Context: one part of a larger RNA
Molecule: small-subunit ribosomal RNA, 3' major domain
Organism: metagenome
RNA sequence: UGACGGGGACCCGCACAAGCGGUGGAUGAUGUGGAUUAAUUCGAUACAACGCGAAAAACCUUACCUACCCUUGACAUGCCAGGAACUUUCCAGAGAUGGAUUGGUGCCCGAAAGGGAGCCUGGACACAGGUGCUGCAUGGCUGUCGUCAGCUCGUGUCGUGAGAUGUUGGGUUAAGUCCCGCAACGAGCGCAACCCUUGUCAUUAGUUGCUACAUUUAGUUGAGCACUCUAAUGAGACUGCCGGUGACAAACCGGAGGAAGGUGGGGAUGACGUCAAGUCCUCAUGGCCCUUAUGGGUAGGGCUUCACACGUCAUACAAUGGCGCGUACAGAGGGUUGCCAACCCGCGAGGGGGAGCCAAUCCCAGAAAGCGCGUCGUAGUCCGGAUUGUUCUCUGCAACUCGAGAGCAUGAAGUCGGAAUCGCUAGUAAUCGCGGAUCAGCAUGUCGCGGUGAAUACGUUCCCGGGUCUUGUACA
Numbered sequence: 001u002g003a004c005g006g007g008g009a010c011c012c013g014c015a016c017a018a019g020c021g022g023u024g025g026a027u028g029a030u031g032u033g034g035a036u037u038a039a040u041u042c043g044a045u046a047c048a049a050c051g052c053g054a055a056a057a058a059c060c061u062u063a064c065c066u067a068c069c070c071u072u073g074a075c076a077u078g079c080c081a082g083g084a085a086c087u088u089u090c091c092a093g094a095g096a097u098g099g100a101u102u103g104g105u106g107c108c109c110g111a112a113a114g115g116g117a118g119c120c121u122g123g124a125c126a127c128a129g130g131u132g133c134u135g136c137a138u139g140g141c142u143g144u145c146g147u148c149a150g151c152u153c154g155u156g157u158c159g160u161g162a163g164a165u166g167u168u169g170g171g172u173u174a175a176g177u178c179c180c181g182c183a184a185c186g187a188g189c190g191c192a193a194c195c196c197u198u199g200u201c202a203u204u205a206g207u208u209g210c211u212a213c214a215u216u217u218a219g220u221u222g223a224g225c226a227c228u229c230u231a232a233u234g235a236g237a238c239u240g241c242c243g244g245u246g247a248c249a250a251a252c253c254g255g256a257g258g259a260a261g262g263u264g265g266g267g268a269u270g271a272c273g274u275c276a277a278g279u280c281c282u283c284a285u286g287g288c289c290c291u292u293a294u295g296g297g298u299a300g301g302g303c304u305u306c307a308c309a310c311g312u313c314a315u316a317c318a319a320u321g322g323c324g325c326g327u328a329c330a331g332a333g334g335g336u337u338g339c340c341a342a343c344c345c346g347c348g349a350g351g352g353g354g355a356g357c358c359a360a361u362c363c364c365a366g367a368a369a370g371c372g373c374g375u376c377g378u379a380g381u382c383c384g385g386a387u388u389g390u391u392c393u394c395u396g397c398a399a400c401u402c403g404a405g406a407g408c409a410u411g412a413a414g415u416c417g418g419a420a421u422c423g424c425u426a427g428u429a430a431u432c433g434c435g436g437a438u439c440a441g442c443a444u445g446u447c448g449c450g451g452u453g454a455a456u457a458c459g460u461u462c463c464c465g466g467g468u469c470u471u472g473u474a475c476a
Stems, first nucleotide, its partner, number of pairs: 001476002003473003007470007015460002019424005026315008034306002042053002064301007073127001077126002079123005086103001089100004107116003129290002132288003138284002140279003143275001145273001150189006156165003169180003195267004200235007209225003213222002238261001241255005317417001321376007333364003338357002343352003383414001388409007430452007
């Protein structure tokens, strides 16, 4: 100087407390461990692995296994020889592949011979190739402490020196934020601000958007751009004003005005460093290893197994509910190999159909919870929907292993969950539906969107994590 302390002081955080809803019990989905297997490819392992890499494992993906094949190779550059490229048909085979066969001569230079570019085939060798090993050889990227308020430097001063000072102290702040003081004076990386979004207003603009006027079944038509909205530019919030407290400071408390008040809400943004943290399977790369195989191709299988254990979720156990009928209101997205209207068929999944739309125009698209009426009456039920049977639909060469969906039948566990444990402080939790990416098909995952919309916070003694100062130490 640090680190540590079941030392001290001060401070903060959904850390506790106060509340609300869960997990832990059930069934299912999914990931993991373990077991199994020819293979169940590999990685991730306290917080910070376990709906993680994977924003889609039937084939492909695919790295694994089995079988059958190839060896200058599926891919790159160089050399030699031949041939245009390409294409038709048949045979064997699970296919890769092997064999036979038809047509066919292009482009540039040149009169021609010939040469060249590109492509194909054969050959020899340099080489290719490796999701093989090492993340403890590395780059890059990422997680984490932590959006915590810290981490340092120059000069000066002090100390023999390691170092100290500054950065400590008194206040204050979300903040090493600011003020005052001070052997320090300044500065840098962080904080904040600048950026995006949302909340108010103005100006400009007015179609595909909107409608105060007229009109209509209908923003449909006329007319208009007031309003809503859209999208560009501005304004607006700064402790600016008032009162109080305070050291006449910084600041804090209350108030006015205001759409908004003290960082207005949300996002992006992650200092010096820590964990030899994670990744050689994104990519790059040193070294090592394989080279008729640890490379390459194909078919089938596996990653989907199942006594069990754990994590994360979905659905429930019902009456604030289930079911039936009627009825209202979003936002944000996507669409040409696409979204697909009206209409017809089907109980339905869906099929037919073909209008419109490269989209403020058309379509996906019925929002759902809600509201109104009816029914059920506490029951393993008109709760719950697992499982199974059967008949179908769709995608796709192909749904056996192994897809999703519909109809009918079946109708399991489950009556609110032990010890323990998680999230959340406001348009939040809880609850309700909608959309996107991936994608032929497949979403209870994930990323977004809006609707309805709470309770509680006395407080900081305690648990956990962190910051500052101080103290002890046989630790470095």